This is a predicted structure of a 495-nucleotide part of an RNA (small-subunit ribosomal RNA, 5' domain) from an uncultured Acidobacteriota bacterium. The full RNA is in RNAcentral, with records from ENA and SILVA. Rfam family: Bacterial small subunit ribosomal RNA. Gene Ontology terms of the family: ribosome and structural constituent of ribosome. Its mean pLDDT, the model's own confidence on a scale to 100, is 88.
Context: one part of a larger RNA
RNA sequence: GACGCUGGCGGCAGGCCUAACACAUGCAAGUCGAGCGCCCGUAGCAAUACGGGAGCGGCAGACGGGAGAGUAACACGUGGGAACGUACCCUUCAGUUCGGAACAACCCAGGGAAACUUGGGCUAAUACCGGAUACGUCCGUAAGGAGAAAGAUUUAUCGCUGAAGGAUCGGCCCGCGUCUGAUUAGCUAGUUGGUGAGGUAAUGGCUCACCAAGGCGACGAUCGGUAUCCGGCCUGAGAGGGCGGACGGACACACUGGGACUGAGACACGGCCCAGACUCCUACGGGAGGCAGCAGUGGGGAAUUGUUCGCAAUGGGCGCAGCCUGACGACGCAACGCCACGUGGAGGAUGAAGACCUUCGGGUCGUAAACUCCUUUCGAUCGAGACGAACGGCUUCCGGGUGAACAAUCCGGAAGAGUGACGGUACCGAGAGAAGAAGCCCCGGCUAACUCCGUGCCAGCAGCCGCGGUAAUACGGGGGGGGCAAGCGUUGUUC
Numbered sequence: 001g002a003c004g005c006u007g008g009c010g011g012c013a014g015g016c017c018u019a020a021c022a023c024a025u026g027c028a029a030g031u032c033g034a035g036c037g038c039c040c041g042u043a044g045c046a047a048u049a050c051g052g053g054a055g056c057g058g059c060a061g062a063c064g065g066g067a068g069a070g071u072a073a074c075a076c077g078u079g080g081g082a083a084c085g086u087a088c089c090c091u092u093c094a095g096u097u098c099g100g101a102a103c104a105a106c107c108c109a110g111g112g113a114a115a116c117u118u119g120g121g122c123u124a125a126u127a128c129c130g131g132a133u134a135c136g137u138c139c140g141u142a143a144g145g146a147g148a149a150a151g152a153u154u155u156a157u158c159g160c161u162g163a164a165g166g167a168u169c170g171g172c173c174c175g176c177g178u179c180u181g182a183u184u185a186g187c188u189a190g191u192u193g194g195u196g197a198g199g200u201a202a203u204g205g206c207u208c209a210c211c212a213a214g215g216c217g218a219c220g221a222u223c224g225g226u227a228u229c230c231g232g233c234c235u236g237a238g239a240g241g242g243c244g245g246a247c248g249g250a251c252a253c254a255c256u257g258g259g260a261c262u263g264a265g266a267c268a269c270g271g272c273c274c275a276g277a278c279u280c281c282u283a284c285g286g287g288a289g290g291c292a293g294c295a296g297u298g299g300g301g302a303a304u305u306g307u308u309c310g311c312a313a314u315g316g317g318c319g320c321a322g323c324c325u326g327a328c329g330a331c332g333c334a335a336c337g338c339c340a341c342g343u344g345g346a347g348g349a350u351g352a353a354g355a356c357c358u359u360c361g362g363g364u365c366g367u368a369a370a371c372u373c374c375u376u377u378c379g380a381u382c383g384a385g386a387c388g389a390a391c392g393g394c395u396u397c398c399g400g401g402u403g404a405a406c407a408a409u410c411c412g413g414a415a416g417a418g419u420g421a422c423g424g425u426a427c428c429g430a431g432a433g434a435a436g437a438a439g440c441c442c443c444g445g446c447u448a449a450c451u452c453c454g455u456g457c458c459a460g461c462a463g464c465c466g467c468g469g470u471a472a473u474a475c476g477g478g479g480g481g482g483g484c485a486a487g488c489g490u491u492g493u494u495c
Stems, first nucleotide, its partner, number of pairs: 001491005008341001010339003015333001016300001021298003025295003030059003035056002038053006066253001068251001076177006084170002089166008097131004106121006137146003151158002179225003186216003191213008228250004232243004255276005278289004306331001308330003314327001315325004344374004354365004378436001381430003388422001394416008439484005444465003450479005460467002
């Protein structure tokens, strides 16, 4: 873990180990009007103000979340190395100049069942292109040559470009370690090395041309099987053995196989293209899809939960605010585990009734019950009721920058108001009343706990030895007893 019987409450933790089987439905990655033009709505005569929409553009979608199929490998662990990259962030230096042509949106005309799409015309920008300039930068032996920018607005900030350094993260190389089979003994042609070239951020047969003939292997190559690896977890006096679920790090995967594009970063789970299997729509011409995200469904299985609430906190993306966030925080289900508590306490013998046993005298259940006194945890009801919240932003005041300004705005400080899913929850209090709360397994030996009846090698028990054929402490039931206890047994697995 599952199964059987039973089941009061709470805290914490874990909950598809099987089909990486197929998936209905909803949600899980957006955000920015403080980059840009346009359209719509509301108020207004209008200028304009506020709000919404698709589009161009920027950043993010390479994180976070899942699952372990593949992989025996520099994949991982550990310790080193040199020939590299790094958006956002920090520090420093220098700059931010002049022009141009487009494309969406929009309008017009078409095609299509749909998905969608074609042609023509107009337009903006932090989108694109050219010129100028160049402290650093790059090429070159040198002379010399090449290369940049973007603005927005409330005028004080946020940006933009080149370069150097840092920080962080990552790519690459190497030593050592890392399961099993010899009933697998030979393996290898880009194979091993060199020269030159290409390619990459970068070294390298990474790729190619030429040259040489090497390279690996009983210290187990090659081949087959199995398997993500580690921190760790379980067990054990230790040495060791087993495991790698939850949490953390690394790797690899995203219907199956292949490929590149964009980008600082991907060969990209919720991006693109091609092929395949499957499912769906179709007007048969053609299209759409990918839960190993969170819930949920079917199936498989001994077996594993809600189509819940919230962004209040923590963290992340974009942003001035703020928005988004099935990450996360919570609640829910199931004794699945660990821990804690309760199911009452004290007194009470004429040892009541009843049951069982009996040598018929009695014995046992048994202070057990009744009865008396007391308590009220937990549960149920009622009342009051949190911490988790302080930041950011807002308002007021003070100081400072800018400014003509006691306006507006920016920076710093103080005060105030406001923000909670959980939750009317935790916690606290009140009243009532022993009131609502005990089962399961075993009793032949191992092994703690014995008698009666029934049965008669039957029915049955059983972990091993073994019980049962007419007095069975071993089967079934009663009484009694033993052991654990909201659990107790059985089965499976590991030491």